[in-house]
RNA sequence: CAGGUCGGCCGGGCGACCGCGGGGCUCUCUGGUGCAUGCCAGGGCGCCGCGAGGAAAGUCCGGGCUCCGCAGGGCAGGGUGGUGGGUAACGCCCACUCGGGGAAACCCGCAGGCCAGUGCCACAGAGAACAGACCGCCGCGGACAGGCGCCUGGCGCCGCGCCCGCGGUAAGGGUGAAACGGCGGUGUAAGAGACCACCAGCUCCCCGGGUGACCGGGGAGGCUCGGUAAACCCCACCCGGAGCAAGGCCAGACAGGGCGCGUUCGAGGGCUGCCCGCCCGAGCGCCCGGGUAGGCCGCUCGAGGCCGCCGGCAACGGCGGUCCUAGAUGGAUGGUCGCCUCCCGCAUCGGGGCAACCCGGCGCGGAGACAGAACCCGGCUCACAGGCCGGCCUGUCCU
Numbered sequence: 001c002a003g004g005u006c007g008g009c010c011g012g013g014c015g016a017c018c019g020c021g022g023g024g025c026u027c028u029c030u031g032g033u034g035c036a037u038g039c040c041a042g043g044g045c046g047c048c049g050c051g052a053g054g055a056a057a058g059u060c061c062g063g064g065c066u067c068c069g070c071a072g073g074g075c076a077g078g079g080u081g082g083u084g085g086g087u088a089a090c091g092c093c094c095a096c097u098c099g100g101g102g103a104a105a106c107c108c109g110c111a112g113g114c115c116a117g118u119g120c121c122a123c124a125g126a127g128a129a130c131a132g133a134c135c136g137c138c139g140c141g142g143a144c145a146g147g148c149g150c151c152u153g154g155c156g157c158c159g160c161g162c163c164c165g166c167g168g169u170a171a172g173g174g175u176g177a178a179a180c181g182g183c184g185g186u187g188u189a190a191g192a193g194a195c196c197a198c199c200a201g202c203u204c205c206c207c208g209g210g211u212g213a214c215c216g217g218g219g220a221g222g223c224u225c226g227g228u229a230a231a232c233c234c235c236a237c238c239c240g241g242a243g244c245a246a247g248g249c250c251a252g253a254c255a256g257g258g259c260g261c262g263u264u265c266g267a268g269g270g271c272u273g274c275c276c277g278c279c280c281g282a283g284c285g286c287c288c289g290g291g292u293a294g295g296c297c298g299c300u301c302g303a304g305g306c307c308g309c310c311g312g313c314a315a316c317g318g319c320g321g322u323c324c325u326a327g328a329u330g331g332a333u334g335g336u337c338g339c340c341u342c343c344c345g346c347a348u349c350g351g352g353g354c355a356a357c358c359c360g361g362c363g364c365g366g367a368g369a370c371a372g373a374a375c376c377c378g379g380c381u382c383a384c385a386g387g388c389c390g391g392c393c394u395g396u397c398c399u
Base pairs, nucleotide, nucleotide: 001395002394003393004392005391006390007389008388009387010386012340013339014338015337016336017335018334020051021050023048024047025046027044028043029042030041031040032039033038053370057381058380060379061378062377063376064375065243066242067241068240072276073275074274075273077239078238079237080236081235082096083095084094085093086092097111098109099108100107101106112234113233117232118231119228120227121226134173135172136169137168138167139166140165141164142163144161146158147157148156149155150154181199182198184196185195186194200224202221203220204219205218206217207216208215209214247297248296249295250294256288257287258286259285260284261283268280269279270278304323305322306321307320308319309318310317311316342368343366344365345364346363348361349360350359351358352357
């Protein structure tokens, strides 16, 4: 310097004029409280400081908070899935192990179990889980071609070269994504883990390292028991429900009528669905019809932000200091102008260079990506013009 990979930050600035939302403080006005220096409520002027995001998005997870339930048990249902940590918790984050990709940094993994059971593996192929003989190889029998001998048109012998039949075989070849271990030998009629040596896999035992998943090493053995669980399933662990339109307070308005059941021999209701069990309970349930839809709280001080030190490989934790940074409710932060800056496009000039391209100057146009809180937080995921900084890996050049 170039390429790759991982992480962090910004995503306009300044000024002027006009216009917004809410909070705090001084003064002041009105009303209430027997009076009032006090308190409460509602206005006015002034001053102060605050006012969208890294995702505010998706609503996919986990919580805080609120309500239901005095609690409980079982079944169903759902979620996660290597090990160890972190966290309020998680399906998140960190570290490690194993597997896959990559030259590497690094990235990905629905990563327990097929020896609990049940399924599926098309087509091709003999045969796809305790399967199987297509082409082959071997043995036996029969007949033929051919050959030999004797003899003279017959007899005898050989005969796997070709054909048929029976039997043996799974080594070689073929089919397939995958064929019931691999390679070298012994052995055999021909073969075969039938047997042997060396491997791989499986089971068991022992030693060493590690918290552990697991890693390394040694020994024995039957010779060998496919794949698939983001197939059903098994195993381990976890799980009440509903949600700020939760839930409270205040004000205000109206119009009731009918039917059914019930008051301790229990109508109705409660706890996701079902069952058991338990509890509340004197009024409930259904139909028709009428009124209200307003205001206030919840509503922002938090598992909070920032800085420093310590511990830890890290995620993160501890200690100290410091700061308060939106709370709207047809829903606020906007408009205009000027200057600057980044970047993009067009055109042009100069320099370097073979070119691609790089550097610098002038002019014109354009603030220009994704995108707006609505109870709050921790994550994940999708979207994002442009720019800056850093770690690591690899290559090239120079010293």